[in-house]
RNA sequence: GGGCUAUUAGCUCAGUUGGUUAGAGCGCUGUGUUGAUAACGCAGAGGUCCCAGGUUCGAGUCCUGGAUGGCCCA
Numbered sequence: 001g002g003g004c005u006a007u008u009a010g011c012u013c014a015g016u017u018g019g020u021u022a023g024a025g026c027g028c029u030g031u032g033u034u035g036a037u038a039a040c041g042c043a044g045a046g047g048u049c050c051c052a053g054g055u056u057c058g059a060g061u062c063c064u065g066g067a068u069g070g071c072c073c074a
Stems, first nucleotide, its partner, number of pairs: 001073007010026004019057001028044005050066005
């Protein structure tokens, strides 16, 4: 230098053919249960879907550029 790939909640990750309210597990908060704790049940908080631009009636999803990490080639 070229190619590929990943980036979504605090962490690890899903997300269908582009379709209106974006999810799970763990963690956190509250609560139930218990003599108490753990475990378990219930409820809740928590999101710039990496950034900018574009296409579209509509973008986490498609296109372009950029950033960061990883892999391969030279």
Molecule: transfer RNA
Organism: Leuconostoc inhae